Predicted 3D model of a 164-nucleotide RNA (FMN riboswitch aptamer (RFN element)) from Dongia deserti. The model forms 100% of the base pairs in the Rfam consensus. The sequence was found by an Rfam model in a public genome assembly. Lineage of the source: Bacteria > Pseudomonadati > Alphaproteobacteria > Dongiaceae > Dongia. Model confidence (mean pLDDT): 77 of 100.
[in-house]
RNA sequence: UUACGUCUUCAGGGCGGGGUGGAAGUCCCCACCGGCGGUAGGGCGCACUGGUGAAGAGCCGGCGCGCCGAGCCCGCGAGCGCCGCGGAACGCCUGUUCCGCGGGUCAGCAGACCAGGUCGAAUGCCUGGGCCGACGGUCACAGUCCGGAUGAAAGAAGACGAGA
Numbered sequence: 001u002u003a004c005g006u007c008u009u010c011a012g013g014g015c016g017g018g019g020u021g022g023a024a025g026u027c028c029c030c031a032c033c034g035g036c037g038g039u040a041g042g043g044c045g046c047a048c049u050g051g052u053g054a055a056g057a058g059c060c061g062g063c064g065c066g067c068c069g070a071g072c073c074c075g076c077g078a079g080c081g082c083c084g085c086g087g088a089a090c091g092c093c094u095g096u097u098c099c100g101c102g103g104g105u106c107a108g109c110a111g112a113c114c115a116g117g118u119c120g121a122a123u124g125c126c127u128g129g130g131c132c133g134a135c136g137g138u139c140a141c142a143g144u145c146c147g148g149a150u151g152a153a154a155g156a157a158g159a160c161g162a163g164a
Stems, first nucleotide, its partner, number of pairs: 001164002004161007016030004031144002033133002035076004042068005048062005071131002079109002081106001082103009113129005135147003
């Protein structure tokens, strides 16, 4: 430095104003928010260094390392669905409904970006305008309220073990 194992901790933000209405954080207008890993031409820092120059100044570059850097580029996660198993209720029955557990070699719901600029090169930079967001609940349709959830989890950090 690092494949691997065990454990611990951590691991999501957002309705403010107005309108309609008997009733809306759910509709309409304005507003607000953006999980995890990757990619990297942007930013910052440190070290080294070339040119110009009187100069260790200034200006123009090069190279290495570190940190930050995409909701809509690639992938992942939770939720729903789907499949399997178990239980309960109902039914004459293949079953139906509900609950619980398991499954990612089931990706189905399931997601969403363009234009201009710069450049050798941009869906990542700059400017502008767009677009997207599980399920159940609700006096009325929800990314922002309530609930499953004091849950689960992509993963992050650390400790210990152990191999090279």